[in-house]
RNA sequence: UGUUCAUCAAGAAAGGCUGAGGGAAUAGACCCUGCGACGCCUUGACAACCGAUUCCGUCCGCUGGAGGGAACACGGUGCCACAUUCUACUUCCGCACUCUAUUGCAUUUCGGGUUUUACCCGGAAUGAAGCUGAAGAAUGAUGAGUG
Repeated sequence: UGUUCAUCAAGAAAGGCUGAGGGAAUAGACCCUGCGACGCCUUGACAACCGAUUCCGUCCGCUGGAGGGAACACGGUGCCACAUUCUACUUCCGCACUCUAUUGCAUUUCGGGUUUUACCCGGAAUGAAGCUGAAGAAUGAUGAGUG
C1' cells in the first nucleotide's frame, strides 16, 4: 500500500508536555476548543478481532491433529465528544410545489403541555426548493488473513 472477510446507533478517565486549531477527503450544516481542543507520554478504564490459558463437546488418516461453544482479560491490537457528528448516491413510503411558494422542510426565537438531558402543540422571523423516514450502496475506521 492493494485486496478478502467481519464489525461499526452500545461502552469507557485522570495527570504531564505542547500551544491553535480540530471533528478523514470535496461541499453544506452542526459541534468541540486558551475553563487548553488536536497531537505525544504515563497510569487507568471500555471492549473482546487475533493469540494464550481453563472448561464443555464434535470430527479425523488417532502416542497426534483439525474445528465449534463458553469463560477469562495474560499477550498483540484497538478504543475512551456528538451514530462513520449529520447530509450528498440508488430505491421505496409519505408530504410540499408550479417558484411572487401561508400549508411540507431547515434554522432561530416566544409561549404552553408531558412520561423532562428529550418529545409534542401553537405563534413569529429567516432561508433553501424540494423535504422527513426506511432499506441498500459508497466512503472511512478497526481487526484478522493474504499479495
About this RNA:
SAM riboswitch aptamer (S box leader) from an uncultured Chlorobiaceae bacterium, 147 nucleotides, folded computationally. Rfam family: SAM riboswitch aptamer (S box leader). Gene Ontology term of the family: regulation of gene expression. Model confidence (mean pLDDT): 78 of 100. The sequence was found by an Rfam model in a public genome assembly.